The RNA shown here (SAM riboswitch aptamer (S box leader)) has 109 nucleotides and comes from a Geobacteraceae bacterium. NCBI's taxonomy places the organism under Bacteria, Pseudomonadati, Thermodesulfobacteriota, Desulfuromonadia, Geobacteraceae. Its mean pLDDT, the model's own confidence on a scale to 100, is 83.
[in-house]
RNA sequence: GUCUUAUCUAGAGUGGUGGAGGGAAAGGCCCGACGAAGCCACAGCAACCGGUCUCUUUGUAAAAGGGGACGACAGGUGCUAAAUCCUGCCUUUAUGGCAAAGAUGAGAU
Numbered sequence: 001g002u003c004u005u006a007u008c009u010a011g012a013g014u015g016g017u018g019g020a021g022g023g024a025a026a027g028g029c030c031c032g033a034c035g036a037a038g039c040c041a042c043a044g045c046a047a048c049c050g051g052u053c054u055c056u057u058u059g060u061a062a063a064a065g066g067g068g069a070c071g072a073c074a075g076g077u078g079c080u081a082a083a084u085c086c087u088g089c090c091u092u093u094a095u096g097g098c099a100a101a102g103a104u105g106a107g108a109u
Base pairs, nucleotide, nucleotide: 001109002108003107004106005105006104007103008102013042014041015040016039017038021031022030023029026087027086028085043080044079045078048076049075051073052072053071054069055068056067057066058065084101088098089097090096
């Protein structure tokens, strides 16, 4: 990079550096010299992945093994303006349904 699959209306920021951009793309609408991107430090959020532990359930003669918890801890990632900031199509117009693209995780190649 490509493919498969799950999730995406919740949550969480300060400082240093830097010095004009940023929010994927196009259109909009926003953010930005009261300091953008990038980088660094520390902090935080979340719970996709596997691990350890606790509780529970199933199982058994007893085990092993299996299931579960908005469980605890640390780790691998990710994230910390606005619903993925908004957008297409359908309808019974609803905080509705279905796509496309994108993001992130896991698996495969």